The prediction has a mean pLDDT of 89. c-di-GMP-I riboswitch aptamer from an uncultured Chromatiaceae bacterium, 88 nucleotides, folded computationally. Its Rfam family is "c-di-GMP-I riboswitch aptamer". Rfam links the family to the GO term cyclic-di-GMP binding.
[in-house]
RNA sequence: AACCGAAAAAGGCUACCCCAGAUGAAAACCUGGGCGCGCAAAGUCACCGGCCUAAGGGGCAUAGCCCUAAGGCAGCGGGAUUGCCGAA
Numbered sequence: 001a002a003c004c005g006a007a008a009a010a011g012g013c014u015a016c017c018c019c020a021g022a023u024g025a026a027a028a029c030c031u032g033g034g035c036g037c038g039c040a041a042a043g044u045c046a047c048c049g050g051c052c053u054a055a056g057g058g059g060c061a062u063a064g065c066c067c068u069a070a071g072g073c074a075g076c077g078g079g080a081u082u083g084c085c086g087a088a
Base pairs, nucleotide, nucleotide: 004086005085012039013038017034018033019032020031021030023028037075043081044080045079047078048077049076050073051072052071056068057067058066059065060064
């Protein structure tokens, strides 16, 4: 240094929910505070697969239903990339 991930050490993030606010058609996401499910990348990236939503567009047996991502999910998996520590 690489691989790897300890009954190690120092730390880190924060699921769900609650309070206040903001974006969005929705899914979802953001800011501050509380909480701490969990996570060795639960840091970052939408390249691949998968999943969510359907404003707009299209279709139909039409005030409804269906299809569709250029909208989302990185805490679904793969991949890329950066990174703390150093037992076996």